[in-house]
């Protein structure tokens, strides 16, 4: 210095204002939020996790364009868009409550085999 393995810790954000109403953090208008790895810095690319179905494992799984700079950007800058599981609820939920003091991609650290 590279590497098997083990352990520890970490590991998801967001409803503020107005309106209608008996009732809405759920509807309407404005606002707000964005897991992990890769890659020119990404919610929208590629892959993964989560979630759902099935359990032999396998399958399903949302959404972006235009212009600019540049060797290189659907990642930066400018502009305009779009997306968001399941169950619950006096009223339909990305933002409230619940499964969840859960799970988890992965990150950091420690130990440590071998070369």
């Nucleotide at each position: 210095a590279g590497u098997a393995u083990u352990c520890u810790u970490u590991g998801g954000g967001g409803c503020g204002g107005a309106g209608c109403g008996a009732a809405a953090g759920u509807c309407u208008c404005c606002a707000c939020c964005g897991g992990c790895a890769g890659u020119a810095a990404a919610g929208u690319c590629u892959g993964c996790a989560a979630g759902c179905c099935u359990u032999g494992u396998g399958g399903c799984u949302g959404a972006u364009u235009c212009g600019g700079u540049g060797c290189a950007a659907u990642u930066c800058c400018g502009a305009a868009a779009c997306c968001g599981a399941c169950g619950g609820u006096u009223a339909u939920a990305g933002u409230c409550c619940g499964g969840a003091u859960g799970g988890g991609a992965a990150a950091a650290g420690a130990a440590g085999u071998u070369u």
Model confidence (mean pLDDT): 83 of 100.
This is a predicted structure of a 115-nucleotide RNA (FMN riboswitch aptamer (RFN element)).
It matches the Rfam family "FMN riboswitch aptamer (RFN element)". From the family's description: The RFN element is a highly conserved domain that is found frequently in the 5'-untranslated regions of prokaryotic mRNAs that encode for flavin mononucleotide (FMN) biosynthesis and transport proteins.